Annotation:
Predicted 3D model of RNase P RNA and transfer RNA as a complex of 474 nucleotides. The coordinates come from a structure-prediction model, not an experiment, and the mean pLDDT is 77.
RNA sequence: GGAGUCGGCCGGGCAGCCGCUGUCAUGCCGCGUGCAUUGCAGAGGAAAGUCCGGGCUCCGCAGGGCAGGGUGCCAGGUAACGCCUGGGGGACGCGAGUCCACGGAAAGUGCCACAGAAAACAUACCGCCAAACCCGCAUGUGCGGGCGGCAAGGGUGAAAAGGUGCGGUAAGAGCGCACCGCGCCGGCCAACGCCGGUGGCAGGGUAAACCCCACUCGGAGCAAGACCAAAUAGGGGGACAAGCCGUUCCGAAAGGGCGGCGGGGCGCGGCCCGCGUCCGUUCCCGGGUAGGUCGCUCGAGGUGUGCGGCGACGUACAUCCCAGAUGAAUGGCUGCCGCGGCGCCCGGGCAGGUCCCAAGGCGCCGCACAGAACCCGGCUUACAGGCCGGCUCCCCGC
RNA sequence: GGGCCGUUAGCUCAGCUGGUAGAGCACUCGGCUUUUAACCGAAUUGUCGUGAGUUCGAAUCUCACACGGCCCACCA
Repeated sequence: GGAGUCGGCCGGGCAGCCGCUGUCAUGCCGCGUGCAUUGCAGAGGAAAGUCCGGGCUCCGCAGGGCAGGGUGCCAGGUAACGCCUGGGGGACGCGAGUCCACGGAAAGUGCCACAGAAAACAUACCGCCAAACCCGCAUGUGCGGGCGGCAAGGGUGAAAAGGUGCGGUAAGAGCGCACCGCGCCGGCCAACGCCGGUGGCAGGGUAAACCCCACUCGGAGCAAGACCAAAUAGGGGGACAAGCCGUUCCGAAAGGGCGGCGGGGCGCGGCCCGCGUCCGUUCCCGGGUAGGUCGCUCGAGGUGUGCGGCGACGUACAUCCCAGAUGAAUGGCUGCCGCGGCGCCCGGGCAGGUCCCAAGGCGCCGCACAGAACCCGGCUUACAGGCCGGCUCCCCGC
Repeated sequence: GGGCCGUUAGCUCAGCUGGUAGAGCACUCGGCUUUUAACCGAAUUGUCGUGAGUUCGAAUCUCACACGGCCCACCA
């Protein structure tokens, strides 16, 4: 100097004028939580997608079993997580680094199109062999065929029953041996792995197919929910249903009350049990109001320093208060500056060209992605341009 | 704001226990008819919304994104 990789941060600035929302204070009156003035505050790193996790609120306290969903190497962090940190394993890269739904296929079931002999209790298309046995010919010990043997080679396929080498054999083969791989047993170990012994050796893939194992999960969501006010027809239809007995209770009676047995509905999102509660429940079509207050913004909060930890993070102290709108505020205009693009103009160099170099002036346009809605922790996605730092590789110079 | 569903031929929809995508209408051509319609026959129909992943193989399974649609309050 070039190429790359990882992490952090910013994401137009300043001033003036005019507005909008909230709020402290002050003032005014027709005292409404009205109006005016001044001060202060007023979008994000993703406020987004709503993909996870929690707080909060209601459903009864969040019961048991089945079914169902989710997660999936190990340890830790955390309120919790599918997130984060550290470690391990695998893949890619020369490297810094990046990526991984990374338990189980020697529990069971299913599937594997086409091609291929065969796609799973393995098999034999081409091929290799002719030692043994049988037949025929030959009778210089062989040739041909049969019965057979083999799985080394070829071929098919995404995938074909360990790999390399030596021995062995008719040819071959874990058939034997060495090394690697694999299983089992024992010891150490968080995972991973290491050590020792042992077995020629189970055996294709697929679990983002069913499934098995371990852990975990109640449902709904601020339009949750609470209060006030206003208005209307407690209207119509359907579905399901089961009532019975007793009574020295009330009553003239009809009927009601109480108790018992039985049944049904609801809580309880799919079923069963259990518990609670009610005696009708539920659905549809209609009717009315679409006003206000609370929930609502002080919180697993921000910043700084110290300490502990490799780190995520934890902890102590100090300090700060930082949007709360609801037909939904957080904006508009002007000027200057910054950055980017386009056009025009000006300068310098010499080897004088369709050359090279540096910086400026004027004009016009633009300033990424995007807008809080109960609140947090994450993930994912979008994002013009810029700044800072760590590390790696290559080239050159000393 | 919150919850849920869908996207396949020009249109309306099947196919979603993974194996190479169909039906009806429409369009085009031919026949019939004097001609048109109807009818008969034939042919063309597709990045299966987009991009990744799992798998030998994805419309189908998983994830992310885009677009479109539906529902919700209170009172008696």
About this RNA
Rfam match: Bacterial RNase P class A.